Transfer RNA from an Alphaproteobacteria bacterium, 86 nucleotides, folded computationally. It was read from a public genome assembly. The prediction has a mean pLDDT of 81. It matches the Rfam family "tRNA". Rfam describes the family as follows. Transfer RNA (tRNA) molecules are approximately 80 nucleotides in length.

RNA sequence: GCCCGCUUGGUGGAAUGGUAGACACAACAGACUUAAAAUCUGUCGAUCGAAAGGUCGUGCCAGUUCGAGUCUGGCAGCGGGCACCA
Numbered sequence: 001g002c003c004c005g006c007u008u009g010g011u012g013g014a015a016u017g018g019u020a021g022a023c024a025c026a027a028c029a030g031a032c033u034u035a036a037a038a039u040c041u042g043u044c045g046a047u048c049g050a051a052a053g054g055u056c057g058u059g060c061c062a063g064u065u066c067g068a069g070u071c072u073g074g075c076a077g078c079g080g081g082c083a084c085c086a
Stems, first nucleotide, its partner, number of pairs: 001082007010025003018066001027043005045056004059075005
C1' cells in the first nucleotide's frame, strides 16, 4: 500500500429501515439480619428539571429516506489476511 471484518451504557450483548440499550452481570439505594452473606424490592446512557416531562445520544463527518444503530460515501481506531522489505 491492497483486501476483509469489527466499533452501541461500567461489562457481555438485544433491536438488522419503525419506541435504542431487551435480557444478564456489575454498581447504587432500601427491606430482612445483632452484624454480614444470601435473598427480595427499586434505580441504573448523558443533560436540564422539585416533579411531570423536555433535549441529545449507537466511533466521527456527510448523504438517502416520512423515518437510519441498521442503507450509501468519506474519515478514524482496533483485529485479521496479502504484498513490499535494497